The RNA shown here (transfer RNA) has 74 nucleotides and comes from a Pseudomonadota bacterium. The prediction has a mean pLDDT of 81. The organism belongs to Pseudomonadota, within Bacteria.

[in-house]
RNA sequence: GGCUAGGUAGCUCAGAUGGUUAGAGCACGGGAUUCAUAACCCCGGGGUCGAGGGUUCGACUCCCUCCCUAGCCA
Numbered sequence: 001g002g003c004u005a006g007g008u009a010g011c012u013c014a015g016a017u018g019g020u021u022a023g024a025g026c027a028c029g030g031g032a033u034u035c036a037u038a039a040c041c042c043c044g045g046g047g048u049c050g051a052g053g054g055u056u057c058g059a060c061u062c063c064c065u066c067c068c069u070a071g072c073c074a
Base pairs, nucleotide, nucleotide: 001073002072003071004070005069006068007067010026011025012024013023019057028044029043030042031041050066051065052064053063054062
């Protein structure tokens, strides 16, 4: 340099053919329980959907450029 896959919550990941309110588990905070801790149970906070443009009434989703990560080839 070329090709492929990926970038969504602190971490690991979902999110069929665009559709108006983006979710889960773990973690974190609070509560309940316990002599106390852990586990289990209940509640809650937390998101520029990598960046910038374009198409569209409407984009995490489609198109273009760029950035980053992993693998393969040279």
It matches the Rfam family "tRNA". The family's RNA type in Rfam is transfer RNA.